The RNA shown here (small-subunit ribosomal RNA) has 1499 nucleotides and comes from an uncultured bacterium. Its Rfam family is "Bacterial small subunit ribosomal RNA". Gene Ontology terms of the family: ribosome and structural constituent of ribosome. Its mean pLDDT, the model's own confidence on a scale to 100, is 85.

């Protein structure tokens, strides 16, 4: 510090996710030790049991228990006494600390800084003063009584540091004054005068301790104030003690704290009130910081103590282990009543993913009481449990490779690699664990004793006493490598790879995504990587995230500018001078607790940890100073803004009036059969006279031309003409005001169309609706009608793709060129035009700059300033709920659950378009001939079958693999056999029966018997048998592959290097203008070159030449024959072989850019690539083939291998494809007659002869072939016949008889002869081939092959046409361009209803709770007030009876918790039913959008 993920790729936007840190954690696997920390985050749920607050006999009366002593005596009881002892009681102090928890609390609760002239403070310290003299009770104890108990009542008696008078008393308090000083308004302080009121306790070891009053201090508290301290505005108004005053009361003290009266205030957009959430801080975690999150442990503060209320006592409480009352719960009970409160320490139950021992000790520190000893102390100190965290240590170290051991794993496999110096083995060490032995510090004191200083007290010194942890830490010795390694991960991010299993299953997954038979992604293993006594996972948090942007983001198109102006608050603001010092800046002072963080040291062996010092705590308060800027105040200025004057342009707005053209309707007239409408039609109108034409009339709406990216307006918007009222803008020149400005949350106003209300109006148009068409359907598009509406008036609505998708204002920053409105100048006739300058508008282009790019660019999206609005992933959703507005429709404001990993922008390359342009092709057109109808052949589907083997499937499967299925082939079926095998190689062992032949059995394979002895270098080989390795597979996968092939397509394309342009994908080149069959060539050009393709080179064919001349040829010469190159010869010719020549737009002319090229012509055998062939770029189709072959993996192994016989591949309701033959006279038949080329031949072609009607048979010359044979070419030509008919056409089918091949023609061959003589009379929709030696037509040959289902295929020649105007249309293709939501690329993408499943949410008759208020009722405890006839020890008086004073019970009143009643509010749960939403491999219906998406889309 970044990375992954949207795309075919790119840039940017934007979300999601990851790597880091950290935790009071939990879970999974694992676990050796120690140190230091931490340990109910949930139920403030309920609690058994024990302990957690007592102490003082030096306050008191006393003596229950215990101890000691004494006495009595029934030796275990009674009595007495004592204090180094004390239960209960009285009294004092403490119990308000310490400890726990976080319910409540959004608050002066907390933090920080101040204030109290408005306060208190026990114990402690200091100072001053004082303590005289009395009294009456009461608990305890004793007696009686009630009760189950808790406890209570009565009587008698008694003490105090308990209680009450009296005395003394001010520096105290109160009241009234005086003087002085000070201050901050009320006032404070000091001094002083008078009056009134109020104190005390004793104990003692005689030293003191304790007590009272007052003043100070210290400590601790109380109160007030500034500032800071959550969320929600879908909470906007709240408040009657409320705000203030006066007077009382009350408090320690100020105050509506309380009350009476008076006034009507107080708070709030700088967020009152309400609701929800929450203890606050120091800190902790993270972060570069700013921030964000947090509030366990430790420290400070607050609040609470079963829930609610209340006071008492006290210095202090409204009191955790006190009281009273009410409530809920639990327990005891004799049913009458009682008891209780672990959010103290342990512990229990429950809850929960989850959190410890009913431990030891007061030795230390601290606390309470006490003179003290001491007692108490679950505070605390320790120990126990837990890897919960942090830190440290260990599980050994060194050597050891020529057995790199065994074993595992991998492998190209008898080999190698890896685990791996790892192990074994040798040497060394002993931390830790184990055993044994020693063994602390923590203790200083208090206290006691002794000594010294003066004095039983204090100070100092000495001695003695006290350790829970603990026989622990630590130290030493012994022993022996001995006692000690796991977890996660290994597709990318992210370090680390192989094998096996599995087969979209099981599973994984943080994101992207893996898994459908070769998974580095699942599971296991080997190996590796990372961390390590831990490692992973989960949860929540910060970071990365500049993804809420203060630091530090944006808003034309990605999310985002309010539809527009006016204007309030607010924000902001020209220039000069002065004042001030609020902001601002600097210095000082105080504070900012400690701990923590950071730095420097120190102590535990180190570290964690502990500890000393420093720094820091960025803050607040106060004070001194500075005065540039901002603010405030004062006085000016004129450049901003405004006013006045003179002009100008304009569909700016309102009202009234007027006009013509056109449509429609009505009347009349002329006139006759159609009109209208469409792609084509129909509905509709019309003989009752339409439409057309003419004249007249009515009525409503809109204003042609002018008209212009022209004008005006803030926007919406505004268009005939005239009048009137009225707003704004611009220009020119001067004068005036003197910052009056800009923006603008709320607010009020304007605001297209549609819609709503009332009343008018209604010509045309025209939602809805009706009809006609179209269509599979057509609730649409098209047509005929047509209501609301559109128009007017008035009132609502308040929204639009209200768009420049661009808020307003000001300033600055190159230009060029149009246009609208002014002004000035030049020229000119002070005309027009033109030109120049300037101001204001409105357009286009363009530099810098900006932008993701597109683009913007003085009318900014540039550079700055000011103000407002808005955005933060997509969907859900601009929806629900709530509120406000509206008559309604609806608008404004505006979520969440849930769900996805994207959604979206710009640009790029392709592909596609029922987009455009250019061009080509038998693509269409023009022609010729077919197919589709018939019969047959062949192939395919389907059906059938034991099997009908398999493959091929639009073009590019279907006379295809198959250039030959009777057996074989053959892969299929049935049956019968074999198992190292029909075939190959090797090893080991063995054999003599080799092969062959014969016989028998059998369908055969085979079995049995007989016969039979191969080669040799003499080792053996060959052959056979047995066993083991292995063979074998036309079994699967062409979607694991190689090779080969098809297709687009013989289409003209496909790319690269360098350069340049672009952030980039990419572009350029390859586009453009011409031209070509061609990316062929030329020209131009930020391109210049190059490669694969095109063309050419190759073969063949067309012409000629040269050479050669057998088996070919025969002109001339000669010979011979019935005839024939038959022979001698010849090379002229044909021909063969080989080699040359020729054709190149070379020549001429026209056109064209002085080009490429094109058109015409000449010559030439051939003319513009002469004809044909071979040759097939980058690539596409997961195209075809595992059955040609090869091959990975999988599968079978007495079978999916192999042998044999028979059957099948030929099966037949049907359909398709490709052919053949025909339907006839351009023909059939008969007879005669002419002319090829290219091939094949020895298991062969076979002449001639002979036999047969024939297929063929017999025999067999010749020929391994330019020699011989196949082999007569046929159409043609000549002549004859048939005469339009199912025929002398046609030949299927069937019967009979044969021939040939072959082991064998039944299933299942071909051919021949005789007989038979079917359909068929030129073929619907549709569709195929062909542009010249082509189509058409006619024969010939060959491969395969014993034969043949061949009419197929591949070749050969013979005869030999027609037509092409042309590119509108169909199909295919190429180039350029355009749109795109496609990229698996239109066979694409994608929308909505319906059906099904699941999920969350809304509404809902209701129903069940929670919360906070309000009204009323009831009213406990208790304070206060009143009363107090009743009661009463202290004091006073007394007549001694009593009275008074004072107090109390009781009662009454105000307040008052819980409770009750009531109507509302708010919030939550649930609900029949219902609504939409979301999600879900293969459901239904259509096809709305993306291309002109087939009606442009959208608001």
């Nucleotide at each position: 510090a970044g990375a992954g993920u949207u795309u075919g790729a790119u840039c940017a936007u934007g979300g999601c996710u990851c790597a880091g840190g950290a935790u009071g954690a939990a879970c999974g696997c694992u676990a050796g030790c120690g140190g230091c920390a931490g340990g109910c985050c949930u139920a403030a749920u309920a609690c058994a049991u024990g302990c957690a607050a007592g102490u003082c006999g030096a306050g008191g009366g006393g003596u229950a228990a215990g101890a000691g002593u004494c006495a009595g005596c029934u030796u275990g009881c009674u009595g007495a006494c004592u204090a180094c002892a004390c239960g209960a009681c009285u009294g004092g102090c403490g119990c308000a600390c310490g400890g726990g928890u976080g319910c409540g609390u959004a608050a002066c609760g907390c933090g920080u800084a101040u204030g109290c002239a408005a306060c208190c403070u026990a114990c402690c310290u200091u100072u001053a003063a004082c303590a005289g003299a009395g009294g009456a009770a009461u608990a305890g104890c004793c007696c009686c009584g009630a009760g189950a108990a808790a406890u209570c009542g009565g009587g008698a008696u008694u003490a105090a540091u308990a209680c009450c008078a009296c005395a003394u008393a001010a520096c105290a308090u109160u009241a009234u004054g005086a003087u002085a000083u000070g201050g901050c308004a009320u006032c404070a302080u000091a001094u002083u005068a008078u009056a009134a009121u109020u104190a005390a306790a004793a104990c003692u070891c005689c030293g003191g301790u304790g007590g009272u009053u007052a003043a100070a201090g210290a400590u601790g508290g109380g109160c007030a104030u500034g500032c800071g301290u959550g969320a929600c505005a879908u909470u906007a108004g709240c408040u009657a003690g409320u705000u203030g005053g006066u007077g009382a009361g009350g408090u320690a003290a100020c105050u509506g704290c309380u009350c009476a009266c008076c006034a009507a205030g107080g708070c709030u957009a700088c967020g009152a009130u309400g609701u929800c959430u929450a203890g606050g801080g120091g800190u902790u975690c993270u972060g570069a910081g700013a921030g964000g999150a947090u509030g366990a442990u430790c420290c400070c503060c607050c609040a609470c103590a079963c829930u609610g209320g209340u006071a008492c006592u006290g210095a202090g409480a409204c009191a955790c282990g006190g009281a009273c009352c009410a409530g809920a719960c639990u327990c005891c009970u004799a049913c009458g009543g009682g008891a209780g409160g672990c959010a103290g320490c342990a512990g229990u139950a429950a809850g929960g993913a989850a959190u410890a021992u009913u431990g030891c000790g007061c030795a230390a520190u601290g606390g309470a009481g006490g003179c003290a000893a001491c007692u108490c102390u679950g505070a605390c100190g320790c120990a126990g449990c837990c890897a919960u965290g942090c830190c440290g240590c260990g599980u050994g170290c060194a050597g050891g490779a020529u057995u790199g051991a065994a074993g595992g794993c991998c492998u190209u496999a008898u080999g190698g690699g890896u685990c791996g110096u790892a192990a074994a083995c040798u040497g060394c060490u002993u931390u830790u664990a184990u055993u044994u032995a020693g063994g602390a510090a923590u203790a200083a004191a208090c206290u006691u004793u002794c000594g010294u200083a003066c004095g039983u007290g204090u100070a100092c010194g000495a001695a003695a006493c006290u350790g829970a942890a603990g026989g622990u830490a630590c130290u030493a010795a012994a022993c022996g490598a001995a006692u000690a390694a796991g977890c996660a991960c290994c597709g990318g991010c992210u370090a680390a790879c192989u094998c096996a299993g599995u087969g979209c299953c099981a599973g994984c997954a943080g994101c992207c995504g893996c898994g459908g038979u070769a998974a580095u992604a699942c599971u296991g293993a080997g190996g590796g990587u990372g961390c390590a006594a831990g490692c992973g996972u989960u949860a929540a948090u910060c970071g990365g995230a500049a993804u809420u942007a203060c630091u530090g983001g944006g808003c034309g198109u990605a999310a985002a500018g309010c539809g527009c102006g006016c204007g309030u608050a607010g924000g902001u603001g020209g220039u000069u001078a002065g004042a001030u010092c609020a902001g601002u800046u600097g210095g000082g002072u105080g504070u900012g607790a400690a701990a923590g963080c950071c730095c420097c040291g120190g102590g535990c062996u180190c570290a964690a940890c502990c500890u000393g010092g420093g720094a820091a705590c960025u803050g607040c308060a106060u004070u001194c100073a500075a005065u540039a800027c901002u603010g405030u105040c004062u006085a000016g200025c004129u450049a901003g803004a405004g006013u006045a004057u003179a002009g100008u342009a304009g569909a700016g707005g309102g009202a009234a009036g007027u006009g013509g053209a056109a449509u429609u309707c009505c009347g009349c007239a002329u006139g006759u059969a159609g009109c209208g409408g469409u792609g084509a039609a129909a509905u509709g109108c019309g003989u009752a006279g339409a439409g057309a034409u003419g004249c007249g009339g009515a009525g409503g709406a809109a204003c042609a031309c002018c008209a212009g990216u022209g004008g005006c307006g803030a926007a919406g918007g505004c268009g005939a003409c005239u009048u009137u009222c009225u707003g704004g803008a611009c220009u020119a020149a001067u004068a005036c005001u003197g910052a009056c400005g800009c923006u603008g949350a709320g607010g009020a106003g304007c605001g297209a169309a549609a819609g709503c209300a009332u009343g008018g109006g209604g010509a045309g148009c025209g939602a809805a609706c009706a009809g006609g068409a179209u269509u599979a359907g057509a609730u649409a598009c098209c047509c005929u009608g047509g209501u609301a509406g559109u128009c007017c008036a008035u009132g609502c609505c308040g929204u639009a793709a209200a768009c420049g998708u661009u808020g307003g204002g000001c300033a600055c920053u190159a230009g060029a060129u149009g246009u609208g409105g002014g002004a000035u100048c030049u020229c000119g006739c002070u005309a027009a035009c033109a030109g120049a300058u300037u101001c204001c508008g409105u357009g286009u282009c363009g530099c810098a700059g900006c932008u993701a790019a597109c683009g913007c660019a003085u009318u900014a999206a540039g550079u700055g300033c000011c103000c407002c609005g808005c955005c933060u992933g997509g969907g859900g959703a601009g929806u629900a709920c709530g509120g406000c507005c509206g008559c309604a429709a609806g608008g404004c404001u505006a979520a969440a659950a849930c769900u996805c990993a994207a959604a979206g922008g710009a640009a790029u390359u392709g592909a596609c378009g029922g987009g455009g342009g250019c061009c080509c092709g038998c693509a269409c057109a023009a022609g010729c001939g077919g197919c589709g109808g018939a019969g047959c052949a062949u192939g395919u589907u389907g059906c059938u079958u034991a099997a009908u083997u398999c493959g091929a499937g639009g073009c590019a499967a279907c006379g295809c693999g198959a250039a030959g299925a009777a057996c074989c082939u053959u892969a299929c079926c049935u049956g019968g056999g074999u198992u190292u095998g029909a075939c190959a190689u090797g090893u080991a062992g063995g054999g003599a029966a080799a092969a062959g032949c014969c016989a028998u059995a059998g369908a055969g394979a085979u079995a049995u018997g007989g016969u039979g002895u191969c080669c040799u270098u003499a080792g053996g080989g060959g052959c056979c048998c047995u066993a083991c390795a292995c063979a074998g597979g036309u079994g699967g996968u062409g979607c694991a592959u190689g090779g080969c092939u098809g297709u687009c397509g013989u289409c003209a394309g496909c790319u690269c290097g360098u350069g340049u342009c672009g952030u980039g994908a990419g572009a350029u080149g390859u586009u453009g203008g011409g031209u070509u069959a061609a990316g062929u060539c030329c020209c131009g050009c930020a391109a210049c070159g190059a490669g694969c393709g095109c063309a050419a080179c190759c073969c063949u064919u067309a012409u000629u030449c040269u050479a050669u001349g057998u088996u070919g040829c025969c002109a001339g010469c000669g010979g011979a024959u019935a005839a024939u190159g038959c022979c001698g010869g010849g090379g002229a010719c044909u021909c063969g072989u080989a080699g040359a020549a020729g054709a190149c737009u070379g020549c001429c002319g026209g056109g064209g850019u002085c080009a490429a090229c094109u058109c015409g012509g000449a010559g030439g055998a051939a003319g513009g690539u002469g004809g044909g062939g071979a040759c097939g770029a980058c690539g596409u189709c997961a195209a075809g083939u595992c059955a040609u072959c090869a091959u990975g993996c999988c599968c079978c192994u007495u079978a999916u291998a192999u042998c044999c016989a028979g059957g099948g591949c030929u099966g037949c309701a049907a359909a398709c494809a490709u052919g053949c033959u025909a339907c006839a006279a351009u023909g059939g038949c008969c007879a005669g007659u002419a002319c090829a080329g290219a091939g094949g031949g020895c298991u062969g072609c076979a002449a001639a002869a002979c036999c047969g009607c024939g297929a063929g048979a017999u025999u067999g010359a010749g020929c391994g072939a330019a020699u011989c044979c196949c082999a007569c070419a046929a159409a043609g030509c000549u002549g004859g016949u048939c005469u339009c008919a199912g025929u002398u056409c046609g030949g299927a089918u069937u019967g009979g008889a044969g021939u040939c091949u072959g082991c064998a023609a039944c299933u299942c061959g071909a051919c021949u002869c005789c007989a038979u003589g079917a359909a068929g009379g030129c073929g619907g929709a549709g569709u195929c081939g062909c542009u010249a030696g082509u189509a058409a037509u006619c024969c010939c040959g060959g491969a395969u092959c014993a034969g043949c289902a061949a009419c197929g295929c591949c070749g050969g020649g013979g005869u030999g046409a027609a037509u092409a105007c042309g590119u509108u249309c169909c199909c295919g293709g190429g180039c350029c361009u355009u749109g795109u939501a496609c990229a698996c690329a239109c066979c694409g993408c994608c929308c909505g209803u319906c059906a099904c499943a699941c999920c969350a949410c809304g509404a809902a008759a209701g129903u069940c709770g929670g919360c906070a208020a309000c009204a009323c009722c009831c009213g406990a405890a208790g304070u206060c007030a009143g009363u107090g006839g009743c009661c009463u020890a202290a004091c006073u008086c007394u007549u001694a009876g009593g009275a008074g004073a004072a107090g109390g019970a009781g009662c009454u009143g105000c307040c008052g918790a819980a409770g009750g009643u009531g109507g509302g509010g708010u919030u939550g749960g649930u609900a029949a039913u219902u609504g939409g939403g979301g999600u879900g491999a293969a459901g239904u219906c259509g096809u709305a959008a993306c291309a002109a998406g087939g009606u442009a889309a959208c608001c």